[in-house]
Context: one part of a larger RNA
Molecule: small-subunit ribosomal RNA, 3' major domain
Organism: Planctomycetota bacterium
RNA sequence: UGACGGGGGCUCGCACAAGCGGUGGAGCAUGUGGUUCAAUUCGAUGCAACGCGAAGAACCUUACCCGGGCUUGACAUGCUGGUGGUAGAACCCUGAAAAGGGAACGACCUCGCAAGAGGAGCCAGCACAGGUGUUGCAUGGCUGUCGUCAGCUCGUGUCGUGAGAUGUCGGGUUAAGUCCCAUAACGAGCGAAACCCUUGUCACUAGUUGCCAUGCCCGCAAGGGCGGGACUCUAGUGAGACUGCCUACGUUAAGUAGGAGGAAGGUGGGGAUGACGUCAAGUCAUCAUGGCCCUUAUGUCCGGGGCUACACACGUGCCACAAUGGUCGGUACAAAGGGUUGCCAAACCGCAAGGUGUAGCCAAUCCCAAAAAGCCGACCUCAGUACGGAUCGGGGGCUGCAAUUCGCCCCCGUGAAGCUGGAAUCGCUAGUAAUCGCGGAUCAGCCACGCCGCGGUGAAUAUGUUCCCGAGCCUUGUACA
Numbered sequence: 001u002g003a004c005g006g007g008g009g010c011u012c013g014c015a016c017a018a019g020c021g022g023u024g025g026a027g028c029a030u031g032u033g034g035u036u037c038a039a040u041u042c043g044a045u046g047c048a049a050c051g052c053g054a055a056g057a058a059c060c061u062u063a064c065c066c067g068g069g070c071u072u073g074a075c076a077u078g079c080u081g082g083u084g085g086u087a088g089a090a091c092c093c094u095g096a097a098a099a100g101g102g103a104a105c106g107a108c109c110u111c112g113c114a115a116g117a118g119g120a121g122c123c124a125g126c127a128c129a130g131g132u133g134u135u136g137c138a139u140g141g142c143u144g145u146c147g148u149c150a151g152c153u154c155g156u157g158u159c160g161u162g163a164g165a166u167g168u169c170g171g172g173u174u175a176a177g178u179c180c181c182a183u184a185a186c187g188a189g190c191g192a193a194a195c196c197c198u199u200g201u202c203a204c205u206a207g208u209u210g211c212c213a214u215g216c217c218c219g220c221a222a223g224g225g226c227g228g229g230a231c232u233c234u235a236g237u238g239a240g241a242c243u244g245c246c247u248a249c250g251u252u253a254a255g256u257a258g259g260a261g262g263a264a265g266g267u268g269g270g271g272a273u274g275a276c277g278u279c280a281a282g283u284c285a286u287c288a289u290g291g292c293c294c295u296u297a298u299g300u301c302c303g304g305g306g307c308u309a310c311a312c313a314c315g316u317g318c319c320a321c322a323a324u325g326g327u328c329g330g331u332a333c334a335a336a337g338g339g340u341u342g343c344c345a346a347a348c349c350g351c352a353a354g355g356u357g358u359a360g361c362c363a364a365u366c367c368c369a370a371a372a373a374g375c376c377g378a379c380c381u382c383a384g385u386a387c388g389g390a391u392c393g394g395g396g397g398c399u400g401c402a403a404u405u406c407g408c409c410c411c412c413g414u415g416a417a418g419c420u421g422g423a424a425u426c427g428c429u430a431g432u433a434a435u436c437g438c439g440g441a442u443c444a445g446c447c448a449c450g451c452c453g454c455g456g457u458g459a460a461u462a463u464g465u466u467c468c469c470g471a472g473c474c475u476u477g478u479a480c481a
Base pairs, nucleotide, nucleotide: 001481002480003478004477005476007475008474009473010472011471012470013469015465016464019428020427021426022425023424027318028317029316030315031314032313033312034310035309042053043052064305065304066303067302068301069300070299073128077127078126079125080124081123082122083121088105091102092101093100094099108119109118110117111116130294131293133292134291135290139288140287141283142282143281144279146277151190152189153188154187155186156185157166158165159164170181171180172179196271197270198269199268201239202238203237204236205235206234207233211228212227215226216225217224218223242265245259246258247257248256249255321421325380326379327378328377329376330375331374337368338367339366342361343360347356348355349354387418392413393412394411395410396409397408398407434457435456436455437454438453439452440451
C1' cells in the first nucleotide's frame, strides 16, 4: 500500500421488510447429470453452466458409430512428363449409394491461310492440399462477471531515507469523485452527466396509397365518385424543462421541501453507451493463429444408424387442479411486423385439418388477419364433474426423394395424475407485476410451450434499515501478500 475480520461509523441496491404472483407436489415440453449403447459427436459446470453455443438434428446439417469406396485427393497454387476420338457423356452392367467397368455421340479458348504451336481439361508423378485432431495454462479477436457500481489515474508542487502519502481527506449535498465550502496543494485525463435513438405536448412544412369537417353527384343503406388540407395520421424541421419563477430551510453556497404555471418537474419514461482492473473466467468447434500430432488416414465421398436411448436425479418452462370458472351463440376495440421459387382474397367442396380456385399485391393501396381477454345472452351448480387433459386405439390431411426408428395438424373414441403443493426458493416499485392475445427471425416441414418484439386490460405495497445478501467511502486490528 492492499486484502481480510462472526471490528466500528456513514450510505446504497426488489438486499431484507410490506405486498402481488410463482417455483418446489401432478402431467407434459425442453436442457443437464447419471446410466446405457456400436455410437448416444463436441463444448458450457457456484453466482456468471443447465429452453446455453442450436434464430429449426427425419436425409442434409453432422463433427459420432457400423459398413462400402477414393488416395495429389471434395477444395487451392506451382513444377515435370504424357494425352485428340482428349474433356464431357445418353445408354448398358455390378452396386444400397458413392464408386468401378463398358460405351453411341463428341467439344472449348488464343495465335495461325494451313500445317501446327500454346492454354484449358484429363492421366502419371513431385511439391503440397486437408484435419470440427491437441493445447483457451502459448495467443489475437470477441464475450461473460463484479457493475451503469462510482470509482481508476496522471502532470507539477509539497511531505517522507524509502515503499509511499497528499491531491481523492474533512463539513454539507447528490443517482454520481455530482456540486459547494474548507484545504499544501494547483490543475488535468479515463469514467458519471451531457451530446445519440425512441416515447410523451405543440407549431410549421408536405398531402398519396393515408384522412373526410364543410360542399356537390350516385346509392334505401354500406359505400363510391368529384372535391378538400381542417382533423387523425404519416415524416421532416423546430419549440418546450432550465430548479427558470414564488415561499420556507440552508453558511450569503451547493442544494432540499412545498407551490404556481405547464402535455411533461427537478435525470419526465425507455434504450444504446460498460472506466482502471478481477476471475491463468469462457471460446483453438465462428474466425484467425504459434507449437505438437495424422498423411492409402485423425483426410475425403456415400448408404444406414445415432445425436430423440431410460431405473433415476436436478434446472428452466407450458398446462392444470376449476364457478373471478367451463361450454355454446352473438358482438366490439390494437400495435408492431412479414410477403414474388412469396402473402394469398371472394366463391365452391369437406365436421375439420385441408383441397379446388385464382382476383389483388414488389405493398400507408392487396394479402397474412380472426386480435384475445372484454361485453350481451343461454346452460353447467361443487361433482375427480359439462374441471383437467396425459396416455392409448382408429380414421384422415400437409410438407418432403423419403415421416419406421424420428415431423406437424385435424376428426372420432379413450379419458390418467392432479382438489393449491414439505423443507426450501424466485421475480416484480407503475403502465410495473399479473393476465390476454398478435407478429417476426431460423425455416420445405417442424417437435416453438423456446427466443426476440408488439400492443389490450391493469393492481397491491414500501411504517422502515434491526437482520440475510451484495456494494461504496472513512476508520481500526492483523502472525496474510